[in-house]
RNA sequence: GCCCUCGUAGUCCAAUGGACAAGACGGCCGCCUCCUAAGCGGCAAAUCCAGGUUCGACUCCUGGCGGGGGCACCA
Numbered sequence: 001g002c003c004c005u006c007g008u009a010g011u012c013c014a015a016u017g018g019a020c021a022a023g024a025c026g027g028c029c030g031c032c033u034c035c036u037a038a039g040c041g042g043c044a045a046a047u048c049c050a051g052g053u054u055c056g057a058c059u060c061c062u063g064g065c066g067g068g069g070g071c072a073c074c075a
Base pairs, nucleotide, nucleotide: 001071002070003069004068005067006066007065010025011024012023018055027043028042029041030040031039048064049063050062051061052060
């Protein structure tokens, strides 16, 4: 330098065109308990950035940034 792949709450991981983006761990509040843990209920919290296509984009396209992998150069 070229190609492939990934990027979603603090962490892990779904949703592959369709409504207000789901779940787990963690956090906060409450219930329970003599207390704690466990358990139960509730709350907050996310689509890497900029454009494009579309009635509609986490999803598709282009460019960029970052992680991983492969190839080439290494005169």
This is a predicted structure of a 75-nucleotide RNA (transfer RNA) from a Solirubrobacterales bacterium. Its mean pLDDT, the model's own confidence on a scale to 100, is 81. Rfam family: tRNA. The family's RNA type in Rfam is transfer RNA. Rfam's curators write: Transfer RNA (tRNA) molecules are approximately 80 nucleotides in length.